[in-house]
RNA sequence: AGUCUGUUUCAGGGCGAGGUGCGAUUCCUCACCGGCGGUAAGGGGCGUUGCCCCGAGCCCGCGACCGCACAGUCUCUGCUGUGCGCUGAUCUGGUGUGAUUCCAGAGCCGACGGUAUAGUCCGGAUAGAAGAAACGACAC
Numbered sequence: 001a002g003u004c005u006g007u008u009u010c011a012g013g014g015c016g017a018g019g020u021g022c023g024a025u026u027c028c029u030c031a032c033c034g035g036c037g038g039u040a041a042g043g044g045g046c047g048u049u050g051c052c053c054c055g056a057g058c059c060c061g062c063g064a065c066c067g068c069a070c071a072g073u074c075u076c077u078g079c080u081g082u083g084c085g086c087u088g089a090u091c092u093g094g095u096g097u098g099a100u101u102c103c104a105g106a107g108c109c110g111a112c113g114g115u116a117u118a119g120u121c122c123g124g125a126u127a128g129a130a131g132a133a134a135c136g137a138c139a140c
Base pairs, nucleotide, nucleotide: 002138003137006135007134008133009132010131016030017029018028019027031120032119033110034109035062036061037060038059042054043053044052045051046050057108058107066085067084068083069082070081071080072079073078090106091105092104093103094102112123113122114121
């Protein structure tokens, strides 16, 4: 390094200032944040004909939320499982063979319930999960 399976652990950030108002972290002006895997011409490291690490919120895919159907449980209009559906947002210029990823600039987006209208507060959630790591098993 391969295959399969099991256990354990981990697995989301952000309202600061001012204004209006009886009341707003919800409105208005400015501010702030960016899950997981892939791709990647940029960056870095080393034992340098290569190998390894980092690198996209808006490119591809996944998860969460929500809806429907079926099944299980068998009485809880609950829970669990499976399937289907739903599932936000980017352009311009530069370089170059090649970039929606680099550099520069300007934009845009963000489940449900609650509450003065919420990406940032409270709640379901001490939940679940894309996945990550460690340990183990099997065969070579």
FMN riboswitch aptamer (RFN element) from Neobittarella massiliensis (ex Bilen et al. 2018), 140 nucleotides, folded computationally. The sequence is in RNAcentral, with records from Rfam.